[in-house]
RNA sequence: GCCGCCAUAGUUCAAUGGAUAGAACGGCCGCCUCCUAAGCGGCAGAUACAGGUUCGAUUCCUGUUGGUGGUACCA
Repeated sequence: GCCGCCAUAGUUCAAUGGAUAGAACGGCCGCCUCCUAAGCGGCAGAUACAGGUUCGAUUCCUGUUGGUGGUACCA
């Protein structure tokens, strides 16, 4: 350089055209406890960026960025 795959919450994963993007762990608050942990309840928190298609896009298409794998060159 070329080709493939991936990008959603702090982390790990769902949702694959349809209404308000869901869960676990973690964080904060409360309850409980002599205290802590555990447990229980509640709260906050995300679709990498820019376009396009569509009545409707996390989902499909294009480009960019980042990551990852393969491959080629290295006089």